[in-house]
The prediction has a mean pLDDT of 81.
Predicted 3D model of a 112-nucleotide RNA (SAM riboswitch aptamer (S box leader)) from Neobacillus bataviensis LMG 21833.
The model forms 90% of the base pairs in the Rfam consensus.
Rfam family: SAM riboswitch aptamer (S box leader). Its family is annotated with regulation of gene expression in the Gene Ontology.
The same sequence occurs in records of 2 taxa.
RNA sequence: UUCUUAUCAAGAGCAGGCGGAGGGAAAAGCCCGAUGAAGCCCGGCAACCGACUUAAAACUUUUGUUUUAAGCACGGUGCUAAUUCUUGCAGCAAUGCGCUGACAGAUGAGAA
Numbered sequence: 001u002u003c004u005u006a007u008c009a010a011g012a013g014c015a016g017g018c019g020g021a022g023g024g025a026a027a028a029g030c031c032c033g034a035u036g037a038a039g040c041c042c043g044g045c046a047a048c049c050g051a052c053u054u055a056a057a058a059c060u061u062u063u064g065u066u067u068u069a070a071g072c073a074c075g076g077u078g079c080u081a082a083u084u085c086u087u088g089c090a091g092c093a094a095u096g097c098g099c100u101g102a103c104a105g106a107u108g109a110g111a112a
Stems, first nucleotide, its partner, number of pairs: 001112008013042001016041003022032003027087003043080003048076003052071008084104001089101004
C1' cells in the first nucleotide's frame, strides 16, 4: 500500500503541564480556537486483539486442547467538541425539516 471482515447515536480533563496558530481527512457548508488551535506528556474513556479468571459444550486414554458466553483491565492498539459535525450518489417521503442504503473515511483483527 492492497484485499477480507467487524464496529462507528454511548463514553472520556468547565480551571492538568509544555507549546504557541491553527484545527475539524478532502470539496462545499457550518463550526471550534489568545477565556488559548495543532503537537508532545500526564489523566481519563472504551473494551477490538492478546494474557488471566469463571461457566458451559465438544474432542482427547490422561495431562490437556478447542469453541462459546461472562468478567477483568495486566500487555498491544484506539479514542477523548459537534451522529464519522452536515451534505455531495441512489431510493422513499415531501417541500419546513426528514428516513433508509451506498460511496468515501476512521479504528481493530486477519491476509498478501